This is a predicted structure of a 172-nucleotide RNA (FMN riboswitch aptamer (RFN element)) from Rubrobacter sp. It was read from a public genome assembly, where an Rfam model found it. Its mean pLDDT, the model's own confidence on a scale to 100, is 77.
RNA sequence: ACAGCUUUUCGGGGGCGGGUGGAAUUCCCGCACCGGCGGUGAUCCCGCGGGGCGAGUGGCCCGCGGAAAGCCCGCGAACCCCUAGGGGAAAACCCGGGGUUGAGCCGGUGAAGGCUGCAAAGCAGCCGUAGUCCGGCGCCGACGGUCAGAGUCCGGAUGGGAGAAAGGAUGC
Numbered sequence: 001a002c003a004g005c006u007u008u009u010c011g012g013g014g015g016c017g018g019g020u021g022g023a024a025u026u027c028c029c030g031c032a033c034c035g036g037c038g039g040u041g042a043u044c045c046c047g048c049g050g051g052g053c054g055a056g057u058g059g060c061c062c063g064c065g066g067a068a069a070g071c072c073c074g075c076g077a078a079c080c081c082c083u084a085g086g087g088g089a090a091a092a093c094c095c096g097g098g099g100u101u102g103a104g105c106c107g108g109u110g111a112a113g114g115c116u117g118c119a120a121a122g123c124a125g126c127c128g129u130a131g132u133c134c135g136g137c138g139c140c141g142a143c144g145g146u147c148a149g150a151g152u153c154c155g156g157a158u159g160g161g162a163g164a165a166a167g168g169a170u171g172c
Base pairs, nucleotide, nucleotide: 002171003170005168006167007166008165009164010163015031016030017029018028019027032152033151034141035140036075037074038073039072045066046065047064048063049062050061051060053059070139071138079099080098081097082096085095086094087093104137105136106135107134108133113127114126115125116124117123118122143155144154145153
């Protein structure tokens, strides 16, 4: 350093004003706000190391690491199922398994890569790629509750959880 095991801790954000009405933070109007976890990731940003230029700092170049997406790939939560997986009297429940599980386009830029010229190093020119970068305009959001329909209110939930960090013994 790695592998499985194990312990502890951590592990979800967000709405106001007006209208109608008997009643709406739910409908309508206006203007807002929010984005779990892992992966990937061209710019940009941060850190460390190196290099040549330079008086030197900054800057530039190279390498390594970090960070970086609601709508790119997966996962979790919610919901549904399990006659012959384990526990259990019992699909009541726990573990486990299966199903299902939202939403993006347009424009710009032009790393990478390719081609051409020069004998070549190298330089110059051209072509050219974004799901992630920049800009614009959009879109999405479990279940139950509610004097009336909810991403933002209340509730299951002091729950579960993808996982994250630190530690422990073991193995190699």